[in-house]
Context: one part of a larger RNA
RNA sequence: GCCGCCGAGUUAAUUUAUACAGCACGGUUAAGGAAUUGGAAUUCCGGAGCCCCAGCGAAAGCGAGUCCUAAUAGGGCGUUUAGUUGUAUGGAUUAGACCCGAAACCGAGUGAGCUACCCAUGGCCAGGUUGAAGCCCAGAUAGUCUCUGGGUGAAGGACCGAACCCGUGUAUGGUACAAAAUGCUGGGAUGAGCUGUGGGUAGGGGUAAAAUGCCAAUCGAACUCGGAGAUAGCUGGUUCUCCCCGAAAUGUAUUUAGGUACAGCGUUCAGGGAGUCUUGUGGAGGUAGGGCACUGGAUAGGUACGGGGGCGUGAGCCUACCAAACUUAACCAAACCACGAAUGCCGCAAGAUGCUCCUGGGCAGUGAGACAGUGGGGGAUAAGCUCCAUUGUCGAGAGGGAAACAGCCCAGAUCGUAGGCUAAGGUCCCUAAGUGUGUGUUAAGUGUGAAACGAAGUGAAAACGCUAAAACAGCUAGGAGGUUGGCUUAGAAGCAGCCACCCUUUAAAGAGUGCGUAAUAGCUCACUAGUCGAGGGUUUUUGCGCGGAAAAUGUAACGGGGCUAAAUACACCACCGAAGCCACGGGCCCGUAUUUAUACGGGCGGUAGGGGAGCGUUGCCAGGGCGUCGAAGCUGAGUUGUGAGACUUGGUGGAGCGCUGGGAAGUGAGAAUGCCGGC
Numbered sequence: 001g002c003c004g005c006c007g008a009g010u011u012a013a014u015u016u017a018u019a020c021a022g023c024a025c026g027g028u029u030a031a032g033g034a035a036u037u038g039g040a041a042u043u044c045c046g047g048a049g050c051c052c053c054a055g056c057g058a059a060a061g062c063g064a065g066u067c068c069u070a071a072u073a074g075g076g077c078g079u080u081u082a083g084u085u086g087u088a089u090g091g092a093u094u095a096g097a098c099c100c101g102a103a104a105c106c107g108a109g110u111g112a113g114c115u116a117c118c119c120a121u122g123g124c125c126a127g128g129u130u131g132a133a134g135c136c137c138a139g140a141u142a143g144u145c146u147c148u149g150g151g152u153g154a155a156g157g158a159c160c161g162a163a164c165c166c167g168u169g170u171a172u173g174g175u176a177c178a179a180a181a182u183g184c185u186g187g188g189a190u191g192a193g194c195u196g197u198g199g200g201u202a203g204g205g206g207u208a209a210a211a212u213g214c215c216a217a218u219c220g221a222a223c224u225c226g227g228a229g230a231u232a233g234c235u236g237g238u239u240c241u242c243c244c245c246g247a248a249a250u251g252u253a254u255u256u257a258g259g260u261a262c263a264g265c266g267u268u269c270a271g272g273g274a275g276u277c278u279u280g281u282g283g284a285g286g287u288a289g290g291g292c293a294c295u296g297g298a299u300a301g302g303u304a305c306g307g308g309g310g311c312g313u314g315a316g317c318c319u320a321c322c323a324a325a326c327u328u329a330a331c332c333a334a335a336c337c338a339c340g341a342a343u344g345c346c347g348c349a350a351g352a353u354g355c356u357c358c359u360g361g362g363c364a365g366u367g368a369g370a371c372a373g374u375g376g377g378g379g380a381u382a383a384g385c386u387c388c389a390u391u392g393u394c395g396a397g398a399g400g401g402a403a404a405c406a407g408c409c410c411a412g413a414u415c416g417u418a419g420g421c422u423a424a425g426g427u428c429c430c431u432a433a434g435u436g437u438g439u440g441u442u443a444a445g446u447g448u449g450a451a452a453c454g455a456a457g458u459g460a461a462a463a464c465g466c467u468a469a470a471a472c473a474g475c476u477a478g479g480a481g482g483u484u485g486g487c488u489u490a491g492a493a494g495c496a497g498c499c500a501c502c503c504u505u506u507a508a509a510g511a512g513u514g515c516g517u518a519a520u521a522g523c524u525c526a527c528u529a530g531u532c533g534a535g536g537g538u539u540u541u542u543g544c545g546c547g548g549a550a551a552a553u554g555u556a557a558c559g560g561g562g563c564u565a566a567a568u569a570c571a572c573c574a575c576c577g578a579a580g581c582c583a584c585g586g587g588c589c590c591g592u593a594u595u596u597a598u599a600c601g602g603g604c605g606g607u608a609g610g611g612g613a614g615c616g617u618u619g620c621c622a623g624g625g626c627g628u629c630g631a632a633g634c635u636g637a638g639u640u641g642u643g644a645g646a647c648u649u650g651g652u653g654g655a656g657c658g659c660u661g662g663g664a665a666g667u668g669a670g671a672a673u674g675c676c677g678g679c
Stems, first nucleotide, its partner, number of pairs: 001679004006674001011095013026051003032045005055062002065077004098237002101234001105227006116201009125191001127160003130156001134152007164188003169184004203219001205215003212221001240614006250263005264366002266363007274356001275353009289339001290337002295333003299329005306322002308319004369394010399410003414586004419582003425576003428561003434573001436572006447563001453547002457544008466535001474531005480504003485499003510525001514523002587604008615668001617665002620662004625657002633652008
C1' cells in the first nucleotide's frame, strides 16, 4: 500500500412540541397484592401521589378578581373553561451522552544489578627519564658561619610511554557491526588515579568538583497501577436510497474576537390576509453639482488704522518694509451654504402579478467570506491591500465565450432525441460558420503591452495672409551716401557694452540678421529689380500611425500557423454557436377543476440545513410456506425497479431457510497518520 473483519447520536430519568390512541361536566395510578399462564407475560385489585378545575400580591391576605393607592382615578397581572394518561418521533436538561485524541493533576506502590555521591573490604599501575631535601667528602676561608664542586640519596596532583581509564580532531557509518560503533589521531597514566565485591541515599525526593546533569536506551521533575471514559470553546472521523425547499459569513453583547447568547436570513406546521412591481400623484430630506452673503482658507490691485526703519531737542517729516479693516477682481472647503438635483425612502390611486407577505409553535445552520462594477474612508487618488455602503457573481452553479483561467461576458442543468432557432462570442487553416458586401483609414506586422515629451509620417476639417498688377523656392544683380552716429574704450568703424535710431540718393538698402577682424577688411541677411510661370505660406482642431521601449531556461507581449487583411472605422446581409428557447416523448412535485384518474396551469441546479417517502441487515411474535428430487453461502447469466434493491436460472455447496403482518435494534463503511488479520 491493497484486501477482509471490526469501527461512531445510545440508554435512563425529567421536560417541551407534534402525530396517533384511551377517557374527559376530569385524567391517571406508584410501590405492593391476587389470579391465570408454554412465557420474569397478561388481567384484576391498590386513589398514596401527580396534573387540571382561579387568580393577584413580597407577604398577611382577599378572591373573578387582585396589587399599587387616600381613591369608587388610572394602570399591571388575571377572568369569557379542556384537560389528562400512554406510545412514537423531533428537541432540551442531568448523566462519559456521537466516536477517537492530549500535555497535565492527585493517590498508592516499584526501582541506585544503568548512573551520581557516600560507607566497608580487596585488587591494579611494563619499561624508561629527571634527580628535591637530608647525609658524606673535597676545596675556598680566621672559621665547625657561608660559598663552590663531587658523591650518596630518593622526592614529585614531575616527565616520556604500554596495560588500564578517557573521548581531542577527522573520516567511515547513518533501513549501521552498533537505538552512540569502527579506523587513524589524541588526553591522563603514583594520583583529587583506576577497579572488583558487599552495603546506603527515592520522586513535593535523592545525588550532583553544578551540565538542569544523573536516578535502568525515559528526567524542568522516574516508572507501574488506580481516580479515569480527567478535561479538550481544538483537529480528525461519523456507514443505505429517492423526492421537496434551501441559507449565512451581518447587527448588538461578551476576559470576547476561529466560542457563545439574542436578532437577521432557511425549513416545517398552524392561523391570518396581505406582499411585490410599473405608471401617475403627494411628501420629508441637504448628497452630487453649483456658489462665496455666513464660518474659515488663499491671491493680486486700490485706499488705509497700526507697526518696523530713518531723520529731528520737539511738534513732526520721510519710507520701493509688514499690514488689520474697507473696496475691486478671480478662487478653495468632510466637519462652510442666501441655492440644489437624479436615485432611494414614506403615503395615495390605477394596472400587473398570484402566495411571493404577516403572526405564533417545532427544528436548524450561519455569525473566517471572496472578487467585480459604482460611491467613499485609510494607504502613496500603491497592492490579488484594508475598512464601510450598494448591486452582481462565486460561495452552494454545471453549460457556452474569455487559448488555459471560483468571483469577468452569455446563460440557471428533471430525463431522452444523429431535430430546429438563438445569446455572448465568432465565420483563412488548426476549428463549426463569409477568403461576405459597400465606403474610408493604417505601412507601423501598427494590429499582437506603456507615459511625459519629440518629429515637414499620413488622412480629414477650419481660419488667416500672399498670388497672372506674377506669389513661394531657386538663379542673376544691387544691398548705397552723411558716417568710423554719439558715448565708452588701448581700439569699438552696422555687429563687447550704453544712448539715440535721424536725414539723403533711390527700384531698394536697418545708424543693421548672423559669421568674421586686435580694430578695419571680408562673407551674409533684411529690402529691391530681373529671370521663371501657378499655386504657395502660417496657425488651430481631429483620425490612424513613428520614436521614447532594457531581464533573467527558449521564439514567449496574436492560443499557433500565418495575415497587408485574415488589421482598423462606419453601415449592411448571411451563417455558426450553449445543458438558453422551441419541437416530440417519458418521470416526479404543487395548484385548480371536475371527479378518482383524467384535463389544464405552474414547477423540478444546489453546500450547511429543514421536511417527506422508502430499501436492506439481525433476533422475536403470529400466520402461512420451501428444502437431500438439494436450504443457506459462494459464483456466472438473464429479467425488473427512479434508486437503495428485488426476482428467475446454470454451476458449486451439503442442511437448513424465506414470505405476509406486527414488533425490537449491538441496523448499512471509503476515508478517523482508525483497530485486528492476511498478502

A computed fold for a 679-nucleotide part of an RNA from a Chloroflexota bacterium, annotated as large-subunit ribosomal RNA, domain II. The organism belongs to Chloroflexota, within Bacteria. Model confidence (mean pLDDT): 85 of 100. Its Rfam family is "Bacterial large subunit ribosomal RNA".